A computed fold for a 346-nucleotide part of an RNA from an uncultured bacterium, annotated as small-subunit ribosomal RNA, central domain.
The coordinates come from a structure-prediction model, not an experiment, and the mean pLDDT is 87.
Its Rfam family is "Bacterial small subunit ribosomal RNA".
Context: one part of a larger RNA
RNA sequence: UUGGGUUUAAAGGGUGCGUAGGCGGGGCGUUAAGUCAGUGGUGAAAUCUUGCAGCUCAACUGUAAACUUGCCAUUGAUACUGGCGCUCUUGAGUGCGCUUGAAGUAGGCGGAAUGUGUCGUGUAGCGGUGAAAUGCUUAGAUAUGACACAGAACACCAAUUGCGAAGGCAGCUUACUAAGGCGAUACUGACGCUGAGGCACGAAAGCGUGGGGAUCGAACAGGAUUAGAUACCCUGGUAGUCCACGCCGUAAACGAUGAUCACUCGUCAUUGGCGAUACACAGUCAGUGACCUAGCGAAAGCGUUAAGUGAUCCACCUGGGGAGUACGAUCGCAAGAUUGAAACUC
Repeated sequence: UUGGGUUUAAAGGGUGCGUAGGCGGGGCGUUAAGUCAGUGGUGAAAUCUUGCAGCUCAACUGUAAACUUGCCAUUGAUACUGGCGCUCUUGAGUGCGCUUGAAGUAGGCGGAAUGUGUCGUGUAGCGGUGAAAUGCUUAGAUAUGACACAGAACACCAAUUGCGAAGGCAGCUUACUAAGGCGAUACUGACGCUGAGGCACGAAAGCGUGGGGAUCGAACAGGAUUAGAUACCCUGGUAGUCCACGCCGUAAACGAUGAUCACUCGUCAUUGGCGAUACACAGUCAGUGACCUAGCGAAAGCGUUAAGUGAUCCACCUGGGGAGUACGAUCGCAAGAUUGAAACUC
């Protein structure tokens, strides 16, 4: 390399859109590029293979054939692939009607809790722990009542629920935006699938500028514990956590399972439509779950939401360590990210 693989053994890109490319539904006609067949030319000799022959055999040599799997030209074939033309509707999309949701962005509003401040009641403790201490408190704390302010998060509903491409999304409401599903079937007529590069999005932490700062809380300080305790526990507490704009571009970014299409037993539950003779029932489409048949699998298990049976395209793997390191390059303000070896060693 071929072969073989990628849930857990090495291996699915974090996710989407999409360029080139690869692949691509039914019918008719045409063409004859691919494809197939015939013929001609060429494909040096030696070598190789086979037959025969010559050295007494063999090596060796001669001779004939085969081979030279190719290329060029030409004549045909037309199933398949391709090109061109016409056409179809089931793939795909648009329109119509109904409907769904924590989908997104921006604004407004709300109550509980927490903290703080002011005033009142009230008096000696509060807090914290395994036990304590640090800490707070007679300058009146903790507790309790009223008022005010601030920031952040939205109890119950709540679910094996729902939505989103993924990250993710949850108080109420308004505006704008996007998406899905279903039902009739009007329209377009293959407009499709995948997608190297590319572009966009992308939790948390981190970075820049400016705000904000209630809670929690890296660092840090103190108190404990301990042989020690740079920890676990406690009292505090800065960055941060929040907002705007701009970076970063990574995660066990997980279903550790790429996308699309077709096919392959059933049972139960549930979400959204449709149907319906409606407190029941069972049908259908699209989701979300549980169990299981065949089949698959090293097993665990998967099992119409496949890890089954096939097809197309992309990504990735090839013993452990060295190492996701070094060097170079690109990106970044930096942190660092991406790409990514070798010596050596077992």